A computed fold for a 350-nucleotide part of an RNA from a freshwater metagenome, annotated as small-subunit ribosomal RNA, central domain. Rfam family: Bacterial small subunit ribosomal RNA.
[in-house]
Context: one part of a larger RNA
Order: sequence, then C1' cells, then structure tokens
RNA sequence: CUGGGCGUAAAGAGUUUGUAGGCGGCGUAGUUAGUCUUCUGUUAAAUCCAUCGGCUCAACCGGUGAACCACAGAGGAAACGGCUAUGCUUGAGUGUGUGAGAGGUGAAUGGAACUCAUAGUGUAGGGGUGAAAUCCGUUGAUAUUAUGGGGAACACCAAAAGCGAAGGCAGUUCACUGGCACAUUACUGACGCUGAGAAACGAAAGCGUGGGUAGCGAAAGGGAUUAGAUACCCCUGUAGUCCACGCCCUAAACGAUGUUCACUCGCUUUUUGGAGUAUCGACCCUCCGAGAGGCUAAGCUAACGCGAUAAGUGAACCGCCUGGGUAGUACGAUCGCAAGAUUAAAACUC
Repeated sequence: CUGGGCGUAAAGAGUUUGUAGGCGGCGUAGUUAGUCUUCUGUUAAAUCCAUCGGCUCAACCGGUGAACCACAGAGGAAACGGCUAUGCUUGAGUGUGUGAGAGGUGAAUGGAACUCAUAGUGUAGGGGUGAAAUCCGUUGAUAUUAUGGGGAACACCAAAAGCGAAGGCAGUUCACUGGCACAUUACUGACGCUGAGAAACGAAAGCGUGGGUAGCGAAAGGGAUUAGAUACCCCUGUAGUCCACGCCCUAAACGAUGUUCACUCGCUUUUUGGAGUAUCGACCCUCCGAGAGGCUAAGCUAACGCGAUAAGUGAACCGCCUGGGUAGUACGAUCGCAAGAUUAAAACUC
C1' cells in the first nucleotide's frame, strides 16, 4: 500500500457557517465522452496457464492452444449514471396561528451579607488555632444601635429541570434581538446532505490602554509546625478577580462518542406543545409530536458496557490513527506586543 480501525487500548478537529469538491427524492421524453456488448487492429519472444511430446522419472526442454493490465477504430444497447427539456410533492424551505425557555445585547433598579466612615451606648479584651503566636485594642477595640458611602455576587424558588452550535447562561424590570417546538397543509418545487481550504465564535489564566477595587487572593512579608518547611495552619497582602475597548485561541474545550438521513421488542420518570375524553373548572386518563433521564429485548463489544439520545443495522461526506521513548520537541514557515499558539520531523534508543 491493500486493508483494519477511532467511548475507555493509537485515533472525532473546541464549535458553527460555508467555497471548491464528493454524494443526492418521485415521473416522462430526448441524448450518449461514463457503463454494457460485438467486430477489427495492436499488445515481440521467453515467462505464467491448459494440453501433447522428448531426456529411464522429475527439474529441464520442445510443439500447439489459451491468456495478456490496457489502448485505438467501427457497429449496437439505453437499465443505471451524466447532460438537456418538462412535470410532481413526500426531502428542504416559506407563510399563518400558538407556545416554552438562566438564548444574546444594552439600560435601569432591589434586598440580604460584607467592608469603610461618622455618631451614640459600653469596658477590657478581641481575633485566631490541634495548641499558640504574629495581629487589632484604654488615642476606647470586639459587641450593639443609627446614619451615610462603596464594590462584587444574586440565598430561598432550584430540579437527573430549562435554553444555547460549542464555550456557556440565574435577583427584578424595560427596550432591541437570535434560535426552537407544535398545529395548519396555504405557497415555492429538490432549492438537499457533507464540507479540503476559508471565515466567525471560543472557559479560565495571561497581555495592552484607561477606570475601579468591598470580599477573596498567586507573588511577597510575618507568626507557627518541623530535623528542615522555599508547604499544608494563622495574621497581613500586590497583581488579578470587576468595567470599557483591543489582543491571546488554549483546556479532562468530555458524552473522552464528527455531522446528516433511514430502519429496529418493551417498561418507566420528567419538560413542553397538540387532539380526544372527562369536569362547573383545575387535575386525572388515552393518543400524536419535540426534547431531557433511568432500566432493559435483539444485536454489538476484548471486557466494562451501549442499547430509538446506539457503541445495533445500513447509506453519504469530512477529520484522525498505524509500537514505546525522543516529542507535540528541534528546524523552517504562518500568527502574536509578549507569553506563546498552529503546522511538524529525524538521528539515536528499547
């Protein structure tokens, strides 16, 4: 390479949109550089294969035939594929009517807690720990009451719940705004799926500029512990955490499971639509969807387990893997202010 694989053994890109490309629903008619078929030519000989023969057999050798990836020309076929034309409605989309939701952005606003300041009451302690000490306090702390300021996060509701492509999203209100589901079957008429490059988004930490800083808190200082203690514990505490704008682009970015479509025994919980039944009404019950969970049949799996939210049975397309270490490193290139990121080896060694 042919293959075989990718939940946990190596292997699904962090996610989405989408260009080229690949693949593509049900009919009718035409066409024929794919496809199928016939003939002709070429495809040296030897080799290989079949058969017959020669060395006592065989290897070996000889005769005949077949075969020879494939290419060119001519004739034919039209199922499949392509192309052209013309239809269809089931795929896809649009409309109409409803619905749920921490989906997003901006602005405003609320209470609890914390902390600071001021004032009152009040007096010797407070704080902290395994025990202590550093630390705070007679310039009046801690505690308690009142008033005012400040920043950050939103108890209960709260859930295996909901929404989002993923990252992620939670006090309340308003404004703007994205997606989704159900019902209806009115409209378009294959407009679809995937997607190399590409583009956008992308937790935390980090970076730049300017603000902000209550609490927490890398670094740093001190107190303990200890043989030591560059730690665990305690007292402080800068960056940071917060906001605006601009970068960075990585995570156990995980369901360690790519996206889409079709098919395949059941039980049960829950969210949210619809229909029916019931009812004064809300429940309840039955059925039809769309999600989110648990348990299982068949099947799959090395096992664990998965099991209509598949890791089952099939199809389309993309990404990735090929013994361990060296190494996600060196070099080069691209990107970045930097930190670094992406791409990505080999010698050598077991």